Predicted 3D model of a 1511-nucleotide RNA (small-subunit ribosomal RNA) from a wallaby gut metagenome.
[in-house]
RNA sequence: AGAGUUUGAUCCUGGCUCAGGAUGAACGCUAGCUACAGGCUUAACACAUGCAAGUCGAGGGGCAGCAUUUCAGAAGCUUGCUUCUGCAGAUGGCGACCGGCGCACGGGUGAGUAACGCGUAUCCAACCUGCCCAUAACUAAGGGAUAACCGGUAGAAAUGCCGACUAAUACCUUAUGUGGUUCAAUGAGGACAUCUGAGUUGAACUAAAGAUUCAUCGGUUAUGGAUGGGGAUGCGUCUGAUUAGCUUGUUGGCGGGGUAACGGCCCACCAAGGCUACGAUCAGUAGGGGUUCUGAGAGGAAGGUCCCCCACAUUGGAACUGAGACACGGUCCAAACUCCUACGGGAGGCAGCAGUGAGGAAUAUUGGUCAAUGGACGAAGGUCUGAACCAGCCAAGUAGCGUGCAGGAUGACGGCCCUAUGGGUUGUAAACUGCUUUUAUACGGGGAUAAAAAAGGCCACGUGUGGCUUAUUGCAGGUACCGUAUGAAUAAGGACCGGCUAAUUCCGUGCCAGCAGCCGCGGUAAUACGGAAGGUCCGGGCGUUAUCCGGAUUUAUUGGGUUUAAAGGGAGCGUAGGCCGUAGGUUAAGCGUGUUGUGAAAUGUAGGGGCUCAACGUCUGAAUUGCAGCGCGAACUGGCUUACUUGAGUGCGCACAACGUUGGCGGAAUUCGUCGUGUAGCGGUGAAAUGCUUAGAUAUGACGAAGAACUCCGAUUGCGAAGGCAGCUGACGGGAGCGUUACUGACGCUGAAGCUCGAAAGUGCGGGUAUCGAACAGGAUUAGAUACCCUGGUAGUCCGCACGGUAAACGAUGGAUGCCCGCUGUUUGUCCAAAUUGAUAAGCGGCCAAGCGAAAGCAUUAAGCAUCCCACCUGGGGAGUACGCCGGCAACGGUGAAACUCAAAGGAAUUGACGGGGGCCCGCACAAGCGGAGGAACAUGUGGUUUAAUUCGAUGAUACGCGAGGAACCUUACCCGGGCUUAAACUGCGGCGGACCGACUGAGAAAGCAGACUUUCAGCAAUGACAUCCUCCGAGGUGCUGCAUGGUUGUCGUCAGCUCGUGCCGUGAGGUGUCGGCUUAAGUGCCAUAACGAGCGCAACCCCCAUCUUCAGUUGCCAUCGGGUGAUGCCGGGCACUCUGGAGAGACUGCCGGCGCAAGCCGUGAGGAAGGCGGGGAUGACGUCAAAUCAGCACGGCCCUUACGUCCGGGGCGACACACGUGUUACAAUGGCGGGAAACAGAGGGAAGCGGCUUGGCGACAAGUUGCGGAUCCCUAAAGCCCGUCUCAGUUCGGAUCGGAGUCUGCAACUCGACUCCGUGAAGCUGGAUUCGCUAGUAAUCGCGCAUCAGCCAUGGCGCGGUGAAUACGUUCCCGGGCCUUGUACACACCGCCCGUCAAGCCAUGGGAGCUCGGAGUACCUGAAGUCCGUGACCGCGAGGAGCGGCCAAGGGUAAGACGAGUGACUGGGGCUAAGUCGUAACAAGGUAGCCGUACCGGAAGGUGCGGCUG
Repeated sequence: AGAGUUUGAUCCUGGCUCAGGAUGAACGCUAGCUACAGGCUUAACACAUGCAAGUCGAGGGGCAGCAUUUCAGAAGCUUGCUUCUGCAGAUGGCGACCGGCGCACGGGUGAGUAACGCGUAUCCAACCUGCCCAUAACUAAGGGAUAACCGGUAGAAAUGCCGACUAAUACCUUAUGUGGUUCAAUGAGGACAUCUGAGUUGAACUAAAGAUUCAUCGGUUAUGGAUGGGGAUGCGUCUGAUUAGCUUGUUGGCGGGGUAACGGCCCACCAAGGCUACGAUCAGUAGGGGUUCUGAGAGGAAGGUCCCCCACAUUGGAACUGAGACACGGUCCAAACUCCUACGGGAGGCAGCAGUGAGGAAUAUUGGUCAAUGGACGAAGGUCUGAACCAGCCAAGUAGCGUGCAGGAUGACGGCCCUAUGGGUUGUAAACUGCUUUUAUACGGGGAUAAAAAAGGCCACGUGUGGCUUAUUGCAGGUACCGUAUGAAUAAGGACCGGCUAAUUCCGUGCCAGCAGCCGCGGUAAUACGGAAGGUCCGGGCGUUAUCCGGAUUUAUUGGGUUUAAAGGGAGCGUAGGCCGUAGGUUAAGCGUGUUGUGAAAUGUAGGGGCUCAACGUCUGAAUUGCAGCGCGAACUGGCUUACUUGAGUGCGCACAACGUUGGCGGAAUUCGUCGUGUAGCGGUGAAAUGCUUAGAUAUGACGAAGAACUCCGAUUGCGAAGGCAGCUGACGGGAGCGUUACUGACGCUGAAGCUCGAAAGUGCGGGUAUCGAACAGGAUUAGAUACCCUGGUAGUCCGCACGGUAAACGAUGGAUGCCCGCUGUUUGUCCAAAUUGAUAAGCGGCCAAGCGAAAGCAUUAAGCAUCCCACCUGGGGAGUACGCCGGCAACGGUGAAACUCAAAGGAAUUGACGGGGGCCCGCACAAGCGGAGGAACAUGUGGUUUAAUUCGAUGAUACGCGAGGAACCUUACCCGGGCUUAAACUGCGGCGGACCGACUGAGAAAGCAGACUUUCAGCAAUGACAUCCUCCGAGGUGCUGCAUGGUUGUCGUCAGCUCGUGCCGUGAGGUGUCGGCUUAAGUGCCAUAACGAGCGCAACCCCCAUCUUCAGUUGCCAUCGGGUGAUGCCGGGCACUCUGGAGAGACUGCCGGCGCAAGCCGUGAGGAAGGCGGGGAUGACGUCAAAUCAGCACGGCCCUUACGUCCGGGGCGACACACGUGUUACAAUGGCGGGAAACAGAGGGAAGCGGCUUGGCGACAAGUUGCGGAUCCCUAAAGCCCGUCUCAGUUCGGAUCGGAGUCUGCAACUCGACUCCGUGAAGCUGGAUUCGCUAGUAAUCGCGCAUCAGCCAUGGCGCGGUGAAUACGUUCCCGGGCCUUGUACACACCGCCCGUCAAGCCAUGGGAGCUCGGAGUACCUGAAGUCCGUGACCGCGAGGAGCGGCCAAGGGUAAGACGAGUGACUGGGGCUAAGUCGUAACAAGGUAGCCGUACCGGAAGGUGCGGCUG
């Protein structure tokens, strides 16, 4: 110090989350020791039991109990002892009692309290103060009672009552009065708010207590001090305005009462005040501070332990005593609760220490000691002390120590992992060897320290201090500490390992189980779940949970924002408030500085020193940022004062405008009315219809009426505060501007409240109503159409008066002032100028520099640099909703939450993709043509259905004559049945036996089974070779996953694109290059250019065809020469030609002309075999479709192993109501059939082959045979040409189907082959919507060949040649594609996203007839105890008292409300929830641009009207 998370990516805004520290904590796992701190946060709930406040005999009377002593008696016996009984207060002492002091401290708790309660500072001339200290004076004389005890008596008890005796430091009277108090007189002095008052004089009143061991300790009065308290004031001290008014003893005065004292503290009278927006009152919450945690700090949060203050003591009230209380362990009363009871009455108060129950996630022992510190009493010894000091329990915190150290590798065994003959890791870790002993255990030492006093004695000084000395005093504790011995011996875990965040692999699981702080993991290869191994972090702890601060500059004083992210009020005027020009003087409130007092200690901090160290504790310093007093200063702010003119205002002059209000006037248009002309339609739309019209419309002419709005000018124009304002003109009112510098002299700016204005819609009343036009009606459109379109049409639109107060009321930009480069246009005024133009001021606009900004952008009209004031914001949704209040006739407006829920919502920009956006371009894409498909029959493939099985895969384009380029068996993967299990094949080790093989027999469908026959080799042997058989390790699988993969392939697409390096631009994603203009088939090239180059693609290089040259010349060829035949290159010969096979040439816009900058294009161009890429092929960029294939092959993982393997026979893949695709043959005359001359190819293939030829058969074919492993032999054309016939018909078209007879292949043609012959002769007469191919040697048409193959279901596929067209104006439209641009809420990318109703489940919440409860207050009634007041005929000698009455008053009762909480049939909306229903509102021109306000309407999103905005 930051990090994760919105996006495909980016920057920003913004929330959520994490890493840190902390705790009086709790929970989980684990746990050796020591020291120091800590330990009911909840029920201020209830409490059994014990203890927590007593002490003094040196105040007193006394003597119950104990001890001692004296005396008396008795018993026992050891005869002087023991025991017992009794008397005696004589002694030590002392229960109870009188008296004194204490009990108001110490200890606990935080309920109440928002307050002078607390903190801090000041004041009391308005006060008190026991014990203590100092000073002054005194301590005299008397008296009467009373408790205890005793006697009696009531009661269960608690507790009384009566009688009698007695004492005091108890009580009373008198004396004295240093003094004090009161009154009267006098009055120095002081300046403090009232005024106060020293001193002096006089009068009245007013004290005391004694005790003893004789040292002393007490007592009284007064003054002063100290200590402790009481009171007053300034400042500070939580939240809420959805709490705005509160108050009657209230505010003040006068006079009293009361108090220690001031005071409405209380009372009588008088006045009517007092508090409050600087937050009164009310409500909620809360003890306050020192301090603690966190933080860099400022702050934020907290107030446990310790210290100070306050309050309380079961709840409420009250007083008494006392120096002090309205009293925790006192009293009285009331209330609730608990306990005792003899039922009549009584007792009690742990928020003291322990402890119990309850509550709770949760918090300890019914311990020891007064040794120390402190307190009470006492003269003291001493007694008491759950204060305190110690111990016990608890990882609940902080600190320290340990669980060993060194060596030890064949890197052991085991585990885990891997690319697995082997390695890696656990790991020097272990074993083993040596060493040490903190701790542990045992034994011993250690009276360390705290401890000094007090008491006694002595001494010194001089009357209570100091020193010396004597004998003592320790709970903890035989503890700390020290020593010896033993022996590695007694001691390690927790969490985590996807990123944040240090640390990874295997197995299991399979959107299951589960994890999760956020993002998110898990749907068969999970580093994220569970386990294991390994690793990381911390360590006697580690994690989780809760809470606080931090990070969060995410409430921003330090230190934020408001054009578009949340956020500028719709606008103006203006009150309070805040802020304020220039110069001088003065003051000193703020401010600065010095000093004084205070800011308790502890804490924190710096330094020292003590516990073995540390934590801890101790000493000293600084600090304690504060408050107050007293000085000094005077720049700034403020106050007072004197001036000034530039801010502001006024006057005068000039000119300006759709500025407002209210009158008058005007023309055009619209509609209506009347009359005329005129005739059949008009109107309206994408197209129509509703509507109007022969009763005369529309159209047209004339006249008239009405209402509303003002064409052109007109504009980034002008005016106004905003809303807004437009014909012309009058009146009234307002305004800015310029000029002048005459006047005032800071008069200013802003502005919470408040007041006023405020589009459209809307409301009330009264008018008006031409147009338009929500609602409504009808017609269309549509699946529907509560819409868009059309025809009508009410409210409204207009006017007057009143209300309402909202808009995208926008520049989404508050107002004012100052400063800061420029260019340009325009409006108004002035000046210089008179040709343009220039200057200046105030407006209205455009473009840019710096600067700012997340960017877009803003930029003297700031969103720049500054100052002042106001308003507003703090994640999205819920929600501008609910409740409350205010306003309104209503509609509704203003103010304005929470629960709950999500991890985002959002802004700007980028790259894509998309658009029923735009521009440019291409393609058999359309168009123009030719021929098809879709109708028929058949063939074939697919779907479906069927089946025992109809094996599997391929499924828009990119599956469907596809894998399959050959399913009768085989193939074959499917089904049925029969078999085998190391297996059908391959292979290793071991073993039995010596065979195996072969032919044969039996039943059997075969496989196989059973049987019998025959049978080894090498070597002396051991053994080996060989094959069968047996066991074991491997096998085998067309089983699954193409979404684990390789390889291969399809498609976009042979489309022209896809990228990189460096540079430059941008915060960045990214851009530029690759854009623009021209051009091209092409990102092909040229020009231009912050780009310059390059790569993969294009093109070219490769192959075939078209021309030529050259080389070669058999099996090809035959011009020349020769020979020969019925005929033929048949033969000799030759290689000229053709041809074949090599090698080359040639074509490049090279030339000419035109256009063009160039690239290039154009031309009946030339030349040329070929001309503008000459034709065809091969060649397929980056990538897309989780495209296809695990059944071609390979391969990870999973699955089967007498079967999901394998063998055999048979069946199936060939089924058949149907649907689709691809084809073949046709429907005929451009034809069919017959005949004739019988013509002309290319490319291939051939030995289990091609097969000529001959013979036979109508034919398929058969028999025989020449030639040929091929430029030699063989397979080989058809359409075409000629002649004839048929004559438009289901035919001499067409050939399906069926019957019969055959041929061939093959082990075998039944399911299920092809072919031949004879016969039969179906549908079909050119095919609906729709759709396919093709641009030239192409389409169409004609035949030929090949692969596979025994044969063939081939009409398929792949090739070959023959004949050989038509058309293209063109790019509007359909489809696909490329480039540029634009919008976007899409990025799984439009097959996208997304809105609302309805239905279902869950959750929180509002309303709700009501019901229940709570605290606070008011009024009335009643009213305990108690103080005070009055009375007091009763008691008392009296003082006085009982009694009675009154005021106040806790509590109780009643009543009406307000506030808050809970609950409630029903009801309202809201949120959330993989796959529900209806539509399609929004995002693209989202298919009617969207949105805002308002009104009406509609299942719903929504639609429409009016006005506004551009987002």
Its Rfam family is "Bacterial small subunit ribosomal RNA". Gene Ontology terms of the family: ribosome and structural constituent of ribosome. Its mean pLDDT, the model's own confidence on a scale to 100, is 82.